Background:
Predicted 3D model of a 74-nucleotide RNA (transfer RNA) from Candidatus Sysuiplasma superficiale. It matches the Rfam family "tRNA". By type it is a transfer RNA. The sequence is in RNAcentral, with records from ENA. The same sequence occurs in records of 3 taxa.
RNA sequence: GCGAGGUUAGUCUAGUCUGGUUAGGACAUUAGCUUGCCAAGCUAGUAAGGCGGGUUCAAAUCCCGCACCUCGCA
Numbered sequence: 001g002c003g004a005g006g007u008u009a010g011u012c013u014a015g016u017c018u019g020g021u022u023a024g025g026a027c028a029u030u031a032g033c034u035u036g037c038c039a040a041g042c043u044a045g046u047a048a049g050g051c052g053g054g055u056u057c058a059a060a061u062c063c064c065g066c067a068c069c070u071c072g073c074a
Base pairs, nucleotide, nucleotide: 001073002072003071004070005069006068007067010027011026012025013024020057029045030044031043032042033041050066051065052064053063054062
């Protein structure tokens, strides 16, 4: 330099192909219940789309550029 894949809560991850529900799940965390206490369990809550631009009534999803990570080729 060329090509491919990836970037979503504190952590891990699904969804993107085929645009539209309150962006789902696990762990974590907060409050409550339970318990003599802790743990476990149960209930409820908090918190997320790498950055910029475009298309569209509507973008995590489509298009373009950039940044970073991984792999391959040279």

The coordinates come from a structure-prediction model, not an experiment, and the mean pLDDT is 81.